The part of an RNA shown here (large-subunit ribosomal RNA, domain IV) has 321 nucleotides and comes from a Campylobacterota bacterium.
RNAcentral holds the full RNA, with entries from ENA.
The source organism's lineage runs through Bacteria, Pseudomonadati and Campylobacterota.
Context: one part of a larger RNA
RNA sequence: CCCUCCCUAAGGAACUCUGCAAGCUGACCCCGUAAGUUCGCGAUAAGGGGUGCCCGCAAGGGCCGCAGAGAAUAGUCCAUCCCGACUGUUUACCAAAAACACAGCACUCUGCUAACUCGUAAGAGGAUGUAUAGGGUGUGACGCCUGCCCGGUGCUGGAAGGUUAAAAGGAUGUGUUAGCGCAAGCGAAGCACUGAAUUGAAGCCCCAGUAAACGGCGGCCGUAACUAUAACGGUCCUAAGGUAGCGAAAUUCCUUGUCGGUUAAAUACUGACCUGCAUGAAUGGCGUAACGAGAUUGGAGCUGUCUCAGGGAGGGAUUCA
Numbered sequence: 001c002c003c004u005c006c007c008u009a010a011g012g013a014a015c016u017c018u019g020c021a022a023g024c025u026g027a028c029c030c031c032g033u034a035a036g037u038u039c040g041c042g043a044u045a046a047g048g049g050g051u052g053c054c055c056g057c058a059a060g061g062g063c064c065g066c067a068g069a070g071a072a073u074a075g076u077c078c079a080u081c082c083c084g085a086c087u088g089u090u091u092a093c094c095a096a097a098a099a100c101a102c103a104g105c106a107c108u109c110u111g112c113u114a115a116c117u118c119g120u121a122a123g124a125g126g127a128u129g130u131a132u133a134g135g136g137u138g139u140g141a142c143g144c145c146u147g148c149c150c151g152g153u154g155c156u157g158g159a160a161g162g163u164u165a166a167a168a169g170g171a172u173g174u175g176u177u178a179g180c181g182c183a184a185g186c187g188a189a190g191c192a193c194u195g196a197a198u199u200g201a202a203g204c205c206c207c208a209g210u211a212a213a214c215g216g217c218g219g220c221c222g223u224a225a226c227u228a229u230a231a232c233g234g235u236c237c238u239a240a241g242g243u244a245g246c247g248a249a250a251u252u253c254c255u256u257g258u259c260g261g262u263u264a265a266a267u268a269c270u271g272a273c274c275u276g277c278a279u280g281a282a283u284g285g286c287g288u289a290a291c292g293a294g295a296u297u298g299g300a301g302c303u304g305u306c307u308c309a310g311g312g313a314g315g316g317a318u319u320c321a
Stems, first nucleotide, its partner, number of pairs: 001316008010307002014305001019302001027051005036041001038141001052063004076300004082294001083292002088100002104139007116125003142287004147217003152214002154210005161205003167199002173193004179186002218236005245279001246276001257273005
């Protein structure tokens, strides 16, 4: 010097990205317990006190002690905010989470030889089930809600017209040649080849519906008796121009926005404002008790994290033998 461990005056997070690590707390009994709440919880909330042995039914008395108990093991707590309701699941070996799942909600398909899945098929699953069932998709407890747009894409329905395959059809043309012709050539039937018109389904075009289908949800100019702002007006464009909520946000570039709170001092945090670069309603919006080895900020307590180091135990390393 390294590793593991123990103790430490005064201070007590001044350490540091961060209280990382360590420490505090801890069992049982008694007292006591707030906001909030889905009335179950929150809750071991918080906070305070006690604990041995002997005699005795008890009341009580006596004795010892370092100790609450013990050989030892056993929550730190409070407040705020974000995300996810919750218990669960996951990257076997760098991620346990806000990701997945979930109950609930909604849309959609399916009438049973069901839809759907596996298989070339037979067949099997679905299911020895039958729409209060089964498959698919999205959302994700609960509470309050879920606005406008069907122009594009998709899906569903429609069938008048346009387009349209195989197939049917067989005009026409060509080859061949009996025959005709002086020749050039024409050329029946048959056999071949070609193959026009016409008929011809779904689909597409077309017409409707449908957004808890994929998705989308404007610009410019003017205007009120200070100023500023614009309830109001004009105009262009669109399928329709973002409603309720929320908002510098896990979303805000400018940005350390501005104001209030917290600090002596805060690019943090929190409450507001709204100028939303580029929020927004089941790609769910906003709340929410409980829950969380989740993320944030503040506080109490506690400590060698630190001021600033010191001492000690054991094991190494090193040196000598």